[in-house]
RNA sequence: CUGAAAACAGGGCAAAUCCGUCGAAAGGCGGAGACGCAAAGCCACCGGUCUAAGAGACGGACGUCUUACGACAGCGGGGUUGCCAGU
Repeated sequence: CUGAAAACAGGGCAAAUCCGUCGAAAGGCGGAGACGCAAAGCCACCGGUCUAAGAGACGGACGUCUUACGACAGCGGGGUUGCCAGU
C1' cells in the first nucleotide's frame, strides 16, 4: 500500500427481545441472548436520522408548532489506531 471472492491463527464485538438501572425523551450502562459485523475499535468533522427537557411563538386553558446545547460510530462519508493475509 492492497484485500473483489474465498481462506488461516488467536480470537473479538453483539441486532431484535427480556430483566435491572440512569434519563423528560431519544438513548446509555449492566446481565441474559445472537441478527449480523474485518474495524460492529475510537472521534459528532460533513451529510442524514431520532428525541424536544429547557427556551421561543400561538392559545383562556388542555395543548399545538419551532428549536440541540441531547442522542445514533450497527445510516453514509471523513479522520485515526489495530488483528490476519498478500505485496
Molecule: c-di-GMP-I riboswitch aptamer
Organism: Woeseiaceae bacterium